[in-house]
RNA sequence: CUCUUAUCCAGAGUAGGCGGAGGGACUGGCCCGAUGAAGCCCGGCAACCGACACGCAGCUUGAAACACGCGUGCACGGUGCCAAUUCCUGCAGGAUCAUUGUGAUCCUGAGAGAUGAGAG
Numbered sequence: 001c002u003c004u005u006a007u008c009c010a011g012a013g014u015a016g017g018c019g020g021a022g023g024g025a026c027u028g029g030c031c032c033g034a035u036g037a038a039g040c041c042c043g044g045c046a047a048c049c050g051a052c053a054c055g056c057a058g059c060u061u062g063a064a065a066c067a068c069g070c071g072u073g074c075a076c077g078g079u080g081c082c083a084a085u086u087c088c089u090g091c092a093g094g095a096u097c098a099u100u101g102u103g104a105u106c107c108u109g110a111g112a113g114a115u116g117a118g119a120g
Base pairs, nucleotide, nucleotide: 001120002119003118004117005116006115007114008113013042016041017040018039022032023031024030026090028088029087043082044081045080048078049077050076052073053072054071055070056069086112091109092108093107094106095105096104097103098102
């Protein structure tokens, strides 16, 4: 970098330190930011993978145990995350309302993106 797959309306510092102007992927919006952006450290959130603990089921067995499967717990290890639904939107279909052209709101699916796990 590409492919597969799961998840994306929950949660996380209303004076922590350094730092100094930018940031929210991209488009168009709309926002955040010197009452201090990005980034780094600290702090925190979270069960995606692993470890561990407990329970259940199944197999085997005289009875069990290990391994495998499912569930719950656990932040110990590997990531991840900590304004706003992935902030909204971009393509297609549908519903309602208004309308001269057309527009507004909502729903569903797709796309794009992010993160994990696996493969190349």
The RNA shown here (SAM riboswitch aptamer (S box leader)) has 120 nucleotides and comes from Tumebacillus permanentifrigoris. Model confidence (mean pLDDT): 81 of 100. Taxonomically the source falls in Tumebacillus (Bacteria, Bacillati, Bacilli, Alicyclobacillaceae).